A computed fold for a 272-nucleotide part of an RNA from a Gemmatimonadaceae bacterium, annotated as large-subunit ribosomal RNA, domain VI.
The coordinates come from a structure-prediction model, not an experiment, and the mean pLDDT is 88.
It was read from a public genome assembly.
Context: one part of a larger RNA
RNA sequence: CGUUGGAGGUUUGAGGGGUGUGGACCCUAGUACGAGAGGACCGGGUCGAAUUGCCCGCUCGUGUGCCGGCUGUGGUGCCAACUGCAUCGCCGGGUAGCGAGGGCAAGCGAAGAUAACCGCUGAAUGCAUCUAAGUGGGAAGCUUCCCCCAAGAUGAAACCUCCCUGGAGCCUCGAGCUCCCUGAAGGGCCGGGAGAGACCAUCCCGUCAAGAGGUCGCACGUGGACGUGGAGCAAUCCAUUCCAAGCGCAGCGAUCCUCAUCGCCCGUGAGG
Numbered sequence: 001c002g003u004u005g006g007a008g009g010u011u012u013g014a015g016g017g018g019u020g021u022g023g024a025c026c027c028u029a030g031u032a033c034g035a036g037a038g039g040a041c042c043g044g045g046u047c048g049a050a051u052u053g054c055c056c057g058c059u060c061g062u063g064u065g066c067c068g069g070c071u072g073u074g075g076u077g078c079c080a081a082c083u084g085c086a087u088c089g090c091c092g093g094g095u096a097g098c099g100a101g102g103g104c105a106a107g108c109g110a111a112g113a114u115a116a117c118c119g120c121u122g123a124a125u126g127c128a129u130c131u132a133a134g135u136g137g138g139a140a141g142c143u144u145c146c147c148c149c150a151a152g153a154u155g156a157a158a159c160c161u162c163c164c165u166g167g168a169g170c171c172u173c174g175a176g177c178u179c180c181c182u183g184a185a186g187g188g189c190c191g192g193g194a195g196a197g198a199c200c201a202u203c204c205c206g207u208c209a210a211g212a213g214g215u216c217g218c219a220c221g222u223g224g225a226c227g228u229g230g231a232g233c234a235a236u237c238c239a240u241u242c243c244a245a246g247c248g249c250a251g252c253g254a255u256c257c258u259c260a261u262c263g264c265c266c267g268u269g270a271g272g
Stems, first nucleotide, its partner, number of pairs: 001152001005163007015149004021049001023047005033038001051106005059100004066093005071086006109145004117137004164271001166180005171174001181269001186266004190206005211259003214255005220248003227240005
């Protein structure tokens, strides 16, 4: 821009894409077959590989904005405490998120039309012949049933709901031009954001408000803070502080304390 008024939702599915794998073991059955050695078709069941998709309750990894320990050297006048730098200085752990060696799922099976091939009936050619008329069977392959996208499918689909029911003038009399009134449904801008994200888009929220931040609580992490008291010559230890101190990021809630203020624009007037 189109889809012949505009708008918000929900669908249909023309068409397109995806999937499509193979193995071992058990039963049938040590059966059929075979002198024996060996050893099935058909059919049923179990396990598991790789691949693909989704997920983070479990396991593990990461987790440079969390907690703790340690060293050197600076700083805050000193002690203590805290802190800068040293690969995040090094080390031990670790929330959310992300991930896989973790978890879950998929391939199934069926129908139809067929290929090679195997047939039935059957002439041309009194026989024969699967083919010429006619008619069956038959593949991991083809079409469909499964999953995903999908009406720019210009052949532009369908359904539901919502919105708009003014006036005047001019002329070259047209789907003409100008002015006044009106400005809906809805959308956008703007602002706070994340289940989203390069930007854009998408999604949520904007006081009729718990959307984000803060605060409080919980979960979870770390692992016993500072200070004070006590013991010891001291290093250090004990108590305060084991139904767990102190401190905590992204988690789950509560709470209007802070910020989402106030507003603006597009879109018209019943539809060739």
It matches the Rfam family "Bacterial large subunit ribosomal RNA". Its family is annotated with ribosome and structural constituent of ribosome in the Gene Ontology.